Background
Predicted 3D model of an 84-nucleotide RNA (c-di-GMP-I riboswitch aptamer) from a soil metagenome. The sequence is in RNAcentral, with records from MGnify. Model confidence (mean pLDDT): 82 of 100. The model forms 95% of the base pairs in the Rfam consensus.
[in-house]
RNA sequence: AGGGCAAACCCGUCGUGAGGCGGGGACGCAAAGCCAGGGGCCUUGACGAAGGCGGGGAUCGCCCAAGGCAGCCCGGUUGCCGAA
Numbered sequence: 001a002g003g004g005c006a007a008a009c010c011c012g013u014c015g016u017g018a019g020g021c022g023g024g025g026a027c028g029c030a031a032a033g034c035c036a037g038g039g040g041c042c043u044u045g046a047c048g049a050a051g052g053c054g055g056g057g058a059u060c061g062c063c064c065a066a067g068g069c070a071g072c073c074c075g076g077u078u079g080c081c082g083a084a
Base pairs, nucleotide, nucleotide: 004029005028009024010023011022012021013020014019027071033077034076035075037074038073039072040069041068042067043066044065045064051063052062053061054060
C1' cells in the first nucleotide's frame, strides 16, 4: 500500500429494559475477530404488603437473582496482507 471493522445519529425490527439484529452512516480501531473467567459499568426485579439489608424516606447505598456491554480494563483463544 491492498483489504477489513464501524461510534454517535437516522430508519426498520426484537426486548419491560440495558441492549441485540438488519440497512444507512463514519467517531474511531492493528485484533473494534471470538469467549462474560476476574474487576468494572449498565438494566430489570412489574402486579401484590413483599427480592434482602441499611435509612425518616427516596428516583439513595450495599447485597442477592436474572440479564446486557468484548468499542472500559485484565485474562483466554484464533488469525489476514505486504515491506524491511